[in-house]
The prediction has a mean pLDDT of 88. This is a predicted structure of a 253-nucleotide part of an RNA (large-subunit ribosomal RNA, domain VI) from Hyphomicrobium facile.
Context: one part of a larger RNA
RNA sequence: UGUAGGAGAAUUGAGAGGAUCUGUCCUUAGUACGAGAGGACCGGGAUGGACGUACCUCUGGUGGACCUGUUGUCGUGCCAACGGCACAGCAGGGUAGCUAUGUACGGACGGGAUAACCGCUGAAAGCAUCUAAGCGGGAAACCCACCUCAAAACGAGUUCUCCCUCGAGAGUCGUGGAAGACCACCACGUUGAUAGGCCGGGUGUGGAAGCGCUGCAAGGCGUGUAGCUUACCGGUACUAAUAACUCGAUUGG
Repeated sequence: UGUAGGAGAAUUGAGAGGAUCUGUCCUUAGUACGAGAGGACCGGGAUGGACGUACCUCUGGUGGACCUGUUGUCGUGCCAACGGCACAGCAGGGUAGCUAUGUACGGACGGGAUAACCGCUGAAAGCAUCUAAGCGGGAAACCCACCUCAAAACGAGUUCUCCCUCGAGAGUCGUGGAAGACCACCACGUUGAUAGGCCGGGUGUGGAAGCGCUGCAAGGCGUGUAGCUUACCGGUACUAAUAACUCGAUUGG
């Protein structure tokens, strides 16, 4: 831009893509078969490998705006307490998110038409013959079935609802997002919990500072599951989403 009024939703599925793998064990059954040795078809169940999809409860990884320990040095006048720099100084942990080696699930069942092949009936050719007419069986391959996309499927489909220039609806703009390169998509914009802040909780770290007691001291103990705590959960209008503008269907060939 189109889809012959505009808009908001819900759909059909032409077509396209994905997937399609397989081992071992138990049982049937030491049965059928076989002199024995050995040892099934068919059927029922269990458990794996590789591959794929999704996810983060668990196990781990990462986690440079979280916590702690600690070295050197500089600074905050000094002590103490802190801050800067030194690869994030080094080291020990670690929330959210993202992740695999972690967790869950998948390949199925079934149907159709067939291949090689196996048959029925059966002539040409009084017999025979699966084939010439006709009718069956038969594979991980094919078509469905399963999952995903899908009406630019230009043959542009279908259904519902709304609207009538006194404006249905959309956009610009703003606050943001498990959405994202941008755009798009989604939530919200005071009739408001969209983000920040604040409050409460969780989680992590691991016992703060100050003070007291104790020890010659380094230090230890108590106050005290202490203090601090990013992305998590909930609440709360304190801050910012103010205000304003643009497009939009000639009531429709």
It matches the Rfam family "Bacterial large subunit ribosomal RNA". It was read from a public genome assembly.